[in-house]
Context: one part of a larger RNA
RNA sequence: CUAUGCUUAAGGAACUCUGCAAAACAGCGAUCGUAACUUCGGGAUAAGAUCUGCCUCCCUGCCAUUUAUGCAGGAGGCCGCAGCUAACGAGUCCAGGCGACUGUUUACCAAAAACACAGCUCUCUGCUAAAUCGCAAGAUGAUGUAUAGGGGGUGAUGCCUGUCCGGUGCCAGAAGAUUACGUGGAGGGGUGCAAGCUCUGAAAUUAAGUCCUGGUGAACGACGGCCGUAACUAUAACGGUCCUAAGGUAGCGAAAUUCCUUGUCGGGUAAGUUCCGACCCGCACGAACGGCAUAACGGUCUGGACACUGUCUCAAGCAUAGGCCCG
Numbered sequence: 001c002u003a004u005g006c007u008u009a010a011g012g013a014a015c016u017c018u019g020c021a022a023a024a025c026a027g028c029g030a031u032c033g034u035a036a037c038u039u040c041g042g043g044a045u046a047a048g049a050u051c052u053g054c055c056u057c058c059c060u061g062c063c064a065u066u067u068a069u070g071c072a073g074g075a076g077g078c079c080g081c082a083g084c085u086a087a088c089g090a091g092u093c094c095a096g097g098c099g100a101c102u103g104u105u106u107a108c109c110a111a112a113a114a115c116a117c118a119g120c121u122c123u124c125u126g127c128u129a130a131a132u133c134g135c136a137a138g139a140u141g142a143u144g145u146a147u148a149g150g151g152g153g154u155g156a157u158g159c160c161u162g163u164c165c166g167g168u169g170c171c172a173g174a175a176g177a178u179u180a181c182g183u184g185g186a187g188g189g190g191u192g193c194a195a196g197c198u199c200u201g202a203a204a205u206u207a208a209g210u211c212c213u214g215g216u217g218a219a220c221g222a223c224g225g226c227c228g229u230a231a232c233u234a235u236a237a238c239g240g241u242c243c244u245a246a247g248g249u250a251g252c253g254a255a256a257u258u259c260c261u262u263g264u265c266g267g268g269u270a271a272g273u274u275c276c277g278a279c280c281c282g283c284a285c286g287a288a289c290g291g292c293a294u295a296a297c298g299g300u301c302u303g304g305a306c307a308c309u310g311u312c313u314c315a316a317g318c319a320u321a322g323g324c325c326c327g
Stems, first nucleotide, its partner, number of pairs: 001322008010313002014311001019308001027052001029051004037042001039156001053078006060072003079083001091306007098298002103115002119154007131140003157293004162223003167220002169216005176211003182205002187200005224242005251285001252282001263279005
């Protein structure tokens, strides 16, 4: 020096990307006590406080007919710095993001906010079901039958889920247009003396599809611009105009989304690019590619506080194993 472990004056996060690591807390013991919030179940062992060993006595209570035992209680005393005396054995609190939750995952760098989930919804399927595997036979679906089965999306719960059907998709439509094979056979060609053989072939008729007419958004998707205007200024409830299928509703908003940006204001700090609360000028939120809120939960992410400490100021000593030197 490396690894592992132990101790440390004063300070106590000044360390650092970050309290990473370590320390600290600690008894499903007793008594008391326990907030916001809440889906009234929880939160909760919340938090927090005190007690705890041993000896003697009991004229104490409960169960019981009684005794013993047991549980609980009272009085007095003994020892120590210390009585859950060792070992084992939660640190706690405040606020926010995300995901409701328990679960699942990149065997060997990712455990998560990703996947799944119950719930919600759309759609297909009437049974020889749809769907899937197979060339087929056959099989799964299912020894099921629409309260069933397949597929897509969303993701507990609460409050909700706006506008647009022009494009694309899907669904419906006894008309019309177009459209293949087939049917049809006017007419024409070759050959032949001819009968015939043979080639070609107009009209007419003829399906789905496409065009066409409608519907459909928890289908793929989309959800504007310019100019002016109020008795300070500023702003514009208001007006005009252009375009569109329709011009973003509720809610949220510098956000896991904000470029400018360390936006501005407030809080917290002596000092805060982070954090929390607001504002709204949303470069480029927005409603099942769900919007917003949410108790509980989390080996999650972010900010703060108490306790605690060799993380640090600033390093020191000790132990074990290796390294290193000599052999």

A computed fold for a 327-nucleotide part of an RNA from a Candidatus Altimarinota bacterium, annotated as large-subunit ribosomal RNA, domain IV. Rfam family: Bacterial large subunit ribosomal RNA. Its mean pLDDT, the model's own confidence on a scale to 100, is 87.